[in-house]
RNA sequence: GCCGCGUUAGCUCAGUCGGCAGAGCGAUUCACUCGUAAUGAAUAGGUCCGGAGUUCGAUUCUCCGACGCGGCACCA
Numbered sequence: 001g002c003c004g005c006g007u008u009a010g011c012u013c014a015g016u017c018g019g020c021a022g023a024g025c026g027a028u029u030c031a032c033u034c035g036u037a038a039u040g041a042a043u044a045g046g047u048c049c050g051g052a053g054u055u056c057g058a059u060u061c062u063c064c065g066a067c068g069c070g071g072c073a074c075c076a
Stems, first nucleotide, its partner, number of pairs: 001072007010025004019056001027043005049065005
């Protein structure tokens, strides 16, 4: 330098062939217990990496960029 993949909740990751954004773990509260853990219930938590474009409507499609990972090439 070229190609591919990834970026979504505090963490690990789903997701919608364009129409209200989710799970597990974690957190908080309540129940249970002599108490803790476990268990059960509930609640909170998101500019969906950034910008532009297409569209009535974009997390989803297109383009540009950023960051991470992998492969290939180059290199004395």